[in-house]
Molecule: Bacterial RNase P class A
Organism: Desulfofustis sp. PB-SRB1
RNA sequence: UGGAGCGGGUACGUGAUCGCUCCGGCCGCGAGCCGGGGAGGAAAGUCCGAACUCCACCGGGCAGGAUGGUUCGUAACGCGAACGCCGGGCAACCGGGGGAAAGUGCCACAGAAAACAAACCGCCCGCCGACGGCGGGUAAGGGUGAAACGGCGAGGUAAGAGCUCACCGCUUCCAUGGUGACAUGGAAGGCAGGGUAAACCCCAUCCGGAGCAAGACCAAAUAGGGAGAUGUUUGAGGGCGGCCCGUCCGAUAUCUCCGGGUAGGUCGCACGAGGUGCCGGGUGACCGGCAUCCCAGAUAAAUGAUCACACCCUGAAAAGGGAACAGAAUUCGGCUUAUAGCCCGCUCCUUUUU
Numbered sequence: 001u002g003g004a005g006c007g008g009g010u011a012c013g014u015g016a017u018c019g020c021u022c023c024g025g026c027c028g029c030g031a032g033c034c035g036g037g038g039a040g041g042a043a044a045g046u047c048c049g050a051a052c053u054c055c056a057c058c059g060g061g062c063a064g065g066a067u068g069g070u071u072c073g074u075a076a077c078g079c080g081a082a083c084g085c086c087g088g089g090c091a092a093c094c095g096g097g098g099g100a101a102a103g104u105g106c107c108a109c110a111g112a113a114a115a116c117a118a119a120c121c122g123c124c125c126g127c128c129g130a131c132g133g134c135g136g137g138u139a140a141g142g143g144u145g146a147a148a149c150g151g152c153g154a155g156g157u158a159a160g161a162g163c164u165c166a167c168c169g170c171u172u173c174c175a176u177g178g179u180g181a182c183a184u185g186g187a188a189g190g191c192a193g194g195g196u197a198a199a200c201c202c203c204a205u206c207c208g209g210a211g212c213a214a215g216a217c218c219a220a221a222u223a224g225g226g227a228g229a230u231g232u233u234u235g236a237g238g239g240c241g242g243c244c245c246g247u248c249c250g251a252u253a254u255c256u257c258c259g260g261g262u263a264g265g266u267c268g269c270a271c272g273a274g275g276u277g278c279c280g281g282g283u284g285a286c287c288g289g290c291a292u293c294c295c296a297g298a299u300a301a302a303u304g305a306u307c308a309c310a311c312c313c314u315g316a317a318a319a320g321g322g323a324a325c326a327g328a329a330u331u332c333g334g335c336u337u338a339u340a341g342c343c344c345g346c347u348c349c350u351u352u353u354u
Base pairs, nucleotide, nucleotide: 002349003348004347005346006345007344008343009342010341013309014308015307016306017305018304020038021037022036023035024034025033026032040325044336045335047334048333049332050331051330052211053210054209055208059245060244061243062242064207065206066205067204068203069083070082071081072080073079085096086095087094088093098202099201103200104199105196106195107194120142121141122138123137124136125135126134127133128132150168151167153165154164155163169191170189171188172187173186174185175184176183177182215267216266217265218264225258226257227256228255229254230253237249238248239247274293275292276291277290278289279288280287281286311322312321313320314319
């Protein structure tokens, strides 16, 4: 100087006036007055996990589903942190993950042959009717393919081949280090049944269901309506994913069909696994302590408009604009997706100079 990799921040600010809305206070029949607050980094997706509510208790099993290197964090997780191995990259970094020797399936075409296989060309030996043929040996060379039953070098051989040897690889065992996944070293053995499991499957761990339209209360109205089936301890039926066992309810019980009324109000509703600051521990995710603060709660759905100053963007200036993705509805921890402009930090490679 140029390029690249990773992480973080922001999402206009302050004041005044008017408007809407919630909370608290004063006054009050009411109206009104004062003070404080009012939409995001993803509020989106509804993909995971929970808190909370209901299902009498919430037992055992089968089926089904989810996750998948090791250790740690967390309320929990399919999330996060660190570490390890494999692959890609010069590198900073990025991506991946149980098992193929329990079994089954698949690997098109090409190729001799795609799994405990095989000889198209070739090489060697022998024979013959001799530029070809027949028989035997071979899998080192060539070809096909994404992939061909170890690699490379030397010896050996008729030519070759772990046939032999050294090194690497592979298998088994041992030692050392580590919580562990694993790493390093040594010994023995000529030793090797390719790939694919978000294919079926096997292994390990985990898993009740439904959801704020959950649920609780109040008021009002209607027809405390009609019909049918089954059952009453020899137990029908029901008990919120399916099945079985167990267990409980069930003596005006349960189920099915037809018809009628109401769909109004209050609560749930925001004090929380909460925010912020500082200190301590930890490589880190995070944990602990102290202090301080209360930061939307609507219900057909409020959270807006104007002005001034400052900030940012475009522009030579004047002037203009406030950009993209986009709007709360039970709450929280994550993941995923979309995204204008600006800012900050660290790292790698490279050019030049000192």